[in-house]
RNA sequence: AGUUCUCUAUCGCUUAAUUCAAUUAUUGAUGCGGAGAAACCAAUUCCUGAGUGAAUCCUUCGCGAUGUGUUUUCAAAUUUGCGAAGGUAGGGUUCCUUUUUAAUCCGAAUCCGUCAGCUAACUUCGUAAGCGUUGAAAGGGAGGAAAC
Numbered sequence: 001a002g003u004u005c006u007c008u009a010u011c012g013c014u015u016a017a018u019u020c021a022a023u024u025a026u027u028g029a030u031g032c033g034g035a036g037a038a039a040c041c042a043a044u045u046c047c048u049g050a051g052u053g054a055a056u057c058c059u060u061c062g063c064g065a066u067g068u069g070u071u072u073u074c075a076a077a078u079u080u081g082c083g084a085a086g087g088u089a090g091g092g093u094u095c096c097u098u099u100u101u102a103a104u105c106c107g108a109a110u111c112c113g114u115c116a117g118c119u120a121a122c123u124u125c126g127u128a129a130g131c132g133u134u135g136a137a138a139g140g141g142a143g144g145a146a147a148c
């Protein structure tokens, strides 16, 4: 000097998932979110169908099932399940926000159980988890530092 790993603190990011207090490790509040639930309005159930969430949809390939034909085998179409690749509605990127522009990442998972439109009163639930992405221009705003 460089690289890697671990721990702590600070500052930040995705997200509803913050903060405070007591207690004996759970409870209560707080802020922020979700669900159910009248009238009016809306809607049509069938093959179920809905919820949270940005996370929907499409194409191709491989494997399996379905499958009719056929002569044992074998094989086409259709539908469907799993996996992979590519794209995509949509979503994120550092003081806040509006417009323009560029780059880049995500485009999951889970849940109710035959049942739910909207919905005041009312009822009820969550407050976890995972990270280090700070581009540029113009406008508005907030805050900080230095000097006097």
Base pairs, nucleotide, nucleotide: 011132012131013130014129019029020028021027022026031127032126033125034124035123036122041117049112051110052109057087058086059085060084061083062082063081064080065079068075069074090106091105092104093103095141096140097139098138099137100136101135

Source information
A computed fold for a 148-nucleotide RNA from Desulfosporosinus shakirovi, annotated as c-di-AMP riboswitch aptamer (ydaO/yuaA leader). Model confidence (mean pLDDT): 76 of 100. It was read from a public genome assembly, where an Rfam model found it. It matches the Rfam family "c-di-AMP riboswitch aptamer (ydaO/yuaA leader)". About the family: This family represents a conserved RNA structure found upstream of the ydaO and yuaA genes in Bacillus subtilis and related genes in other bacteria. The model forms 100% of the base pairs in the Rfam consensus. The source organism's lineage runs through Bacteria, Bacillati, Bacillota, Desulfitobacteriaceae and Desulfosporosinus.